A computed fold for a 107-nucleotide RNA from Marinobacter maroccanus, annotated as Guanidine-I riboswitch aptamer. Of the family's consensus pairs, 100% are formed in the model.
């Protein structure tokens, strides 16, 4: 000086938004004598903590696997290190720490 590997999967979180639920707020209908209340549709809010929902290379756990050593064999026990990062541009209803991407680029 140039390159390569840096594994798969599942669960949950930090993050994230508005499909659907649920909540606010407005309007409107509403048995009923009246007040108005349950309840009904439409319309707006995600600057609504929430349930559904996406969801980490660089977050957490767990299973494979893959290497090492002991063993006759079943197994048993260790390693799996480190990890600064855009602009844009992609998916789903939308957004992201998702995916492009352990990219560009830096060190």
């Nucleotide at each position: 000086c140039c390159a390569a590997u840096g594994g798969u999967c599942a669960a949950c979180u930090a993050g994230g938004g508005u499909u659907c639920c649920g909540g606010u707020c407005u309007g409107c209908c509403a048995a009923c004598a009246g007040u108005g209340a349950a309840g009904g549709c439409a319309g707006a809010c995600g600057c609504c903590u929430g349930g559904u929902c996406c969801g980490a290379g660089a977050g957490u756990u767990g299973a494979c696997g893959a290497c090492c050593u002991u063993u006759u064999c079943c197994a048993a026990g260790g390693u799996u290190a480190c990890a600064c990062g855009g602009c844009g541009g992609g998916a789903c209803a939308a957004a992201a720490g998702c995916c492009c991407g352990g990219g560009a680029g830096g060190a």
It was read from a public genome assembly, where an Rfam model found it. Rfam family: Guanidine-I riboswitch aptamer. Gene Ontology term of the family: regulation of gene expression. Rfam's curators write: This family represents a conserved RNA structure found upstream of the ykkC and yxkD genes in Bacillus subtilis and related genes in other bacteria.